[in-house]
RNA sequence: UUUUUAGUUUUCUAGGGUUCCGCGGCGCAUUUAGGCUGGCAGGUCCGAGGGAAAACGCACGGAGUAAUAAUUCCGUGUCAACACGGAGGGAUAAAAGCCCGGGAGGU
Numbered sequence: 001u002u003u004u005u006a007g008u009u010u011u012c013u014a015g016g017g018u019u020c021c022g023c024g025g026c027g028c029a030u031u032u033a034g035g036c037u038g039g040c041a042g043g044u045c046c047g048a049g050g051g052a053a054a055a056c057g058c059a060c061g062g063a064g065u066a067a068u069a070a071u072u073c074c075g076u077g078u079c080a081a082c083a084c085g086g087a088g089g090g091a092u093a094a095a096a097g098c099c100c101g102g103g104a105g106g107u
Base pairs, nucleotide, nucleotide: 007056008055009054010053011052012051015046016045020043021042022040023038024037025036026035028034057078058077059076060075061074062073063072064071065070082102084105088100089099090098
């Protein structure tokens, strides 16, 4: 001085808050419908590069059809190994291990 790579989507988990629902509190109110308030081991909700699974995609190999181009199925890889990390900002009702971001920086 340089330090490239490490697919997409869905479902879930650690985690996260409080829009909606539920629950608790309140002589706020007394119209029984509400209002305010509490995050509350609840449902909904958000949710991982460094958590999990599946599908798709891509690559390679094998088999079948086919005939040198393609297509179907199966298997493997991608998804093995590594991965310390602010402050600050952004979205949503709000927050976060979400996004900026496998960033800055550090080793």

A computed fold for a 107-nucleotide RNA from Paenibacillus graminis, annotated as Guanidine-I riboswitch aptamer. Rfam family: Guanidine-I riboswitch aptamer. Its family is annotated with regulation of gene expression in the Gene Ontology.